[in-house]
Context: one part of a larger RNA
């Protein structure tokens, strides 16, 4: 000098930041991922309309999906993002620089071509059951942008023929054919939104490689899918990635193997630098989601709030059987020196779905708590000597100091208090309307939307009014005297003080240094 700090004493305000470093310990409760009726069958609730019945004549009941809408269901997209944590990992994990002639990429953009015909189901609804529950069985019937079949087919895929050019070894690009295989979905308010195939782009990923990346030799040898080859399987793709066979290799004192520790980087602290130390907040990458394993779906996961199996733990049970996973946001217990509210809003930014309105969003934006830090402001200003009184000290009729300090006089009102006014953050989307042209885009105008918040800020009023402490004073080190104590009580970072005049212990007066903080402890330079 620094800190995600803690403890002691003290404490007026604001702005901006930060806030479980320990038990990746266990978790009550609420919320954190939905959305689309412009894909579908439909109608449980709400509202409207129509019809009917009853009468108290303006109500009640019933019926009709007819309309707005819409619970549950089928279907689509999303749930692989966003948010958390750092347990594991010494590794192509990360950083940096390259390569892929060995690869994938939903949504988005551009271009080209296409969308013909048919079929069988199933959820829901209905009927009948089982079970304490979770849940579940059978029958009948029905729809779709759900599923299946046929047709059509290029620069797709496979087989095969031909030619040219090039290279980096396997090869790559292009040209001309032949055969085989593989598509589609509708809705419509006529504005449009979607569907299929192929090519390219963009974005996001996958794989490989050079170099760099902690300590220990009181760890010296290690390895059998091990190292390489052939063939096959598998993958989006290369590869012992896996399997069969063959060979006997591969790594290592330039530190293999083993053990310990640890997420990596941008960055942060210190330092003139070189270095040394760290990896909180913010950003990028990685890994993990009670512990271990496995795959399914999907463009993408081997998936935090999905599935299955095993284990530990907790809960419910009618004992037959079931349910769960806060290292999401709050919150609870425990651990600990120690770390916050079971708050508000989607107004803004961003995300998901939707044509849109809109819905969802503990991401985010805000508010609450905490001197935890940094920064700023204040606790008054000017005058005022008979240098008042008290206190303390002395060489004591007196002097010194506290000290311009106080009293007293004048002034100001930051801040606090009261009252009044009162934002920016809002640009849009949608709707109405005008203009341009490329006819659905762009631009202009009007209208609408604020959690924070009656907050920030501004004005007025009265009045010095509402606001100072902590540590130290032997030397290092700025700041000295008296009293008490008497190697006691005690102090102490080091040297060291204390045994009867202690500037070093305790108190007092005075002084010094910082200041809403001041000291102590811990850690790093």
């Nucleotide at each position: 000098g620094a800190u995600g700090a803690a403890c002691g004493c003290u404490a007026g305000c604001g702005g901006c930041a930060g806030g479980c470093u320990u038990a990746a310990c266990a978790c009550a409760u609420g919320c954190a991922a939905g959305u689309c009726g412009a894909g579908g069958g439909g109608u449980a609730a709400c509202a409207g309309a129509g019809a009917g019945u009853g009468c108290u004549u303006g109500c009640a009941c019933u019926c009709u999906g007819c309309u707005g809408a819409c619970g549950a269901c089928c279907g689509g997209c999303g749930c692989a993002c966003g948010g958390g944590u750092g347990a594991g990992u010494a590794a192509c994990g990360c950083g940096u620089a390259u390569g892929c002639a060995a690869c994938c990429u939903a949504c988005c953009u551009u271009u080209u071509a296409c969308a013909g015909g048919g079929g069988a189901a199933u959820a829901g609804c209905c009927c009948a059951g089982a079970g304490a529950a979770a849940u579940u069985u059978g029958g009948a019937u029905u729809a779709a942008u759900a599923c299946c079949c046929c047709a059509u087919a290029u620069u797709a895929u496979c087989u095969u023929u031909u030619a040219u050019u090039c290279g980096c070894a396997u090869g790559a690009a292009u040209u001309a054919g032949a055969g085989a295989u593989g598509a589609a979905a509708g809705u419509u308010u006529c504005g449009a939104c979607g569907g299929u195939a192929a090519a390219a782009g963009a974005u996001g990923g996958g794989c490989a490689u050079g170099c760099g990346u902690c300590c220990u030799a009181u760890u010296a040898g290690u390895u059998u899918g091990u190292u390489g080859g052939u063939a096959a399987g598998g993958u989006a793709a290369u590869g012992g990635c896996u399997u069969a066979c063959c060979a006997a290799g591969a790594c290592u004192u330039c530190g293999a193997u083993a053990g310990g520790u640890a997420g990596g980087g941008g960055c942060c602290c210190u330092g003139a630098g070189a270095g040394g130390g760290g990896g909180a907040c913010c950003c990028c990458c990685c890994a993990c989601a009670c512990u271990g394993g496995u795959a399914c779906u999907g463009a993408g996961a081997c998936a935090c709030g999905g599935a299955c199996c095993a284990g530990a733990c907790u809960c419910c049970u009618a004992c037959g059987g079931g349910a769960g996973g806060c290292a999401g946001c709050a919150g609870u217990g425990a651990g600990g020196a120690a770390u916050a509210u079971u708050g508000g809003a989607c107004a803004a930014u961003g995300g998901a779905g939707g044509a849109a309105a809109c819905u969802c969003u503990g991401a985010u934006c805000c508010a609450g708590c905490c001197a935890u830090g940094c920064c700023g402001c204040g606790u008054g200003c000017a005058g005022g000597a008979u240098g008042a009184a008290u206190g303390c000290c002395c060489u004591a009729u007196g002097g010194g100091u506290u000290g311009u300090a106080a009293a007293c006089u004048g002034c100001u009102u930051u801040u606090a208090u009261a009252c009044a006014g009162g934002a920016a953050g809002a640009a849009a989307c949608a709707u109405u309307u005008c203009c341009a042209c490329g006819u659905g885009u762009g631009g202009g105008a009007a209208c609408u939307u604020g959690a924070c918040g009656g907050u920030a800020c501004u004005g007025u009023a009265a009045g010095a009014a509402u606001a100072a402490g902590g540590a130290u004073c032997g030397g290092c080190u700025a700041a000295c005297u008296c009293c008490g104590u008497g190697c006691c009580a005690g102090c102490a970072g080091c040297c060291g003080c204390g045994g009867u005049a202690a500037u070093a212990c305790g108190g007092a007066g005075g002084a010094u240094c910082c200041a809403a903080g001041c000291g102590u402890u811990a850690u790093c330079c």
Description:
RNAcentral holds the full RNA, with entries from ENA, Greengenes and SILVA. Small-subunit ribosomal RNA, 5' domain from an uncultured bacterium, 525 nucleotides, folded computationally. Its Rfam family is "Bacterial small subunit ribosomal RNA". Rfam links the family to the GO terms structural constituent of ribosome and ribosome. Its mean pLDDT, the model's own confidence on a scale to 100, is 84.